Overview:
A computed fold for a 476-nucleotide part of an RNA from an uncultured bacterium, annotated as small-subunit ribosomal RNA, 3' major domain. The full RNA is in RNAcentral, with records from ENA and SILVA.
Context: one part of a larger RNA
RNA sequence: UGACGGGGGCCCGCACAAGCAGCGGAGCAUGUGGUUUAAUUCGACGCAACGCGAAGAACCUUACCAGGUCUUGACAUCCACUUAAGCUUGUAGAGAUACAAGGUGUCUUCGGACGAAGUGAGACAGGUGGUGCAUGGUUGUCGUCAGCUCGUGUCGUGAGAUGUUGGGUUAAGUCCCGCAACGAGCGCAACCCUUAUGUCCAGUUACUAACAGGUAAAGCUGAGGACUCUGGAGAGACUGCCGGGGACAACUCGGAGGAAGGUGGGGACGACGUCAAAUCAUCAUGCCCCUUAUGCCCUGGGCCGCACACGUGCUACAAUGGCCGGCACAGAGGGUUGCCACCCCGCGAGGGGGAGCGGAUCCCGGAAAGCCGGCCCCAGUUCGGACUGCAGGCUGCAACCCGCCUGCACGAAGCCGGAGUUGCUAGUAAUCGCGGAUCAGCACGCCGCGGUGAAUGCGUUCCCGGGCCUUGCACA
Numbered sequence: 001u002g003a004c005g006g007g008g009g010c011c012c013g014c015a016c017a018a019g020c021a022g023c024g025g026a027g028c029a030u031g032u033g034g035u036u037u038a039a040u041u042c043g044a045c046g047c048a049a050c051g052c053g054a055a056g057a058a059c060c061u062u063a064c065c066a067g068g069u070c071u072u073g074a075c076a077u078c079c080a081c082u083u084a085a086g087c088u089u090g091u092a093g094a095g096a097u098a099c100a101a102g103g104u105g106u107c108u109u110c111g112g113a114c115g116a117a118g119u120g121a122g123a124c125a126g127g128u129g130g131u132g133c134a135u136g137g138u139u140g141u142c143g144u145c146a147g148c149u150c151g152u153g154u155c156g157u158g159a160g161a162u163g164u165u166g167g168g169u170u171a172a173g174u175c176c177c178g179c180a181a182c183g184a185g186c187g188c189a190a191c192c193c194u195u196a197u198g199u200c201c202a203g204u205u206a207c208u209a210a211c212a213g214g215u216a217a218a219g220c221u222g223a224g225g226a227c228u229c230u231g232g233a234g235a236g237a238c239u240g241c242c243g244g245g246g247a248c249a250a251c252u253c254g255g256a257g258g259a260a261g262g263u264g265g266g267g268a269c270g271a272c273g274u275c276a277a278a279u280c281a282u283c284a285u286g287c288c289c290c291u292u293a294u295g296c297c298c299u300g301g302g303c304c305g306c307a308c309a310c311g312u313g314c315u316a317c318a319a320u321g322g323c324c325g326g327c328a329c330a331g332a333g334g335g336u337u338g339c340c341a342c343c344c345c346g347c348g349a350g351g352g353g354g355a356g357c358g359g360a361u362c363c364c365g366g367a368a369a370g371c372c373g374g375c376c377c378c379a380g381u382u383c384g385g386a387c388u389g390c391a392g393g394c395u396g397c398a399a400c401c402c403g404c405c406u407g408c409a410c411g412a413a414g415c416c417g418g419a420g421u422u423g424c425u426a427g428u429a430a431u432c433g434c435g436g437a438u439c440a441g442c443a444c445g446c447c448g449c450g451g452u453g454a455a456u457g458c459g460u461u462c463c464c465g466g467g468c469c470u471u472g473c474a475c476a
Base pairs, nucleotide, nucleotide: 001476002475004472005471007470008469009468010467011466012465013464015460016459019424020423021422022421023420026315027314028313029312030311031310032309033308034306035305042053043052064301065300066299067298068297070295073124077123078122079120080119081118082117083116087102088101089100090099091098092097105114106113107112126290127289129288130287131286135284136283137279138278139277140275142273147186148185149184150183151182152181153162154161155160166177167176168175192267193266194265195264197235199233200232201231202230203229207224208223211222212221213220238261241255242254243253244252245251317417321376322375323374324373325372326371327370333364334363335362338357339356342353343352344351345350383414388409389408390407391406392405393404394403430452431451432450433449434448435447436446
């Protein structure tokens, strides 16, 4: 000087408390451990691994295993030779591949040159082989915490201190005051995006108040530029105004006006550093290792195995509910190997036709919870839907291992969950549906979107994490 203390003081955070909904019990989904296996590829391991890399494992992916093959190689550059290879057809084969037949480039001074391919030799290729404790890059984390430092000066023999401590204040090393310090940098804040309110400009594919036409109804048509909306500019919020408190300061409490008030809400943004944190399997890369194999191709299998254990979720255990019928109201997205109106067929998944739309125009597209009416009458039930049988649909070369969906039948556990434990302070929690990426197909996951919409917060003693000052110290 730090780190540490079941030392002290001050102060924060859904940290506790107050409250709401869960998890831990059930079934299923998914990840992991374990175990099994020819293989169940690899990585991630307290917080900060475990619906994580994986925003799509039937083949492919794929890195694993078994078997069948290749050896200048699936890929790059260089040399020589050849004129064919690719392509089409046939035969063998599980395929990789092998053989056979057909068949062929551009320029040309006709010497050849170029391109592509094949063969051959070797330089070399190749490696998701090892080392994240050799590295770059990227990322997590403490932590959006309020800190971390420097120059000069001063003090100290020195390590170092001062500044950065102190009195107030703030979300903040935020600001004010004081002070042997005076300044400065990286952080904080602001500048950026979005959302909440007016104004101006602009009106098509959006909109429809007035006028006219028109309909069963309808911005449907003429038209309009008002409104909604779209998207560009600009305004607005700054403790600016008033009052109280305060050192007359910073600031704080209350009020006015205002769509919004004291950082308005949300996002992007992550200081010096810590964890030899994570990643050699995104990529790059030193060194080591393999080189007829640790490289490459193929078929099939595996990554999906199942006595178990844990994490994260979904669905429930019902009446604030389940089922049936009728009637409403979104936002944000996506769409041409695509979204598919409408018609027909099918109980349905879906199939057959078929218009529009590269889209504020057309389509996905009926949002659901909700509201109205009806049935159920507390029952393992008209709750719950696992599991299983049969019959089908779709994608795809192919759904046996191992996809999703539909119909009928089957109807299990489950009556609110021990110790313990998680999230959340407002348009939040809870609840309800919708969209998207990946994607042929496959979501209860993930990333977004809107609908309905709470309860509680006395307080900081305690648990956890953190900041500042101080004290002790056997640690560095």

Overview
The prediction has a mean pLDDT of 87.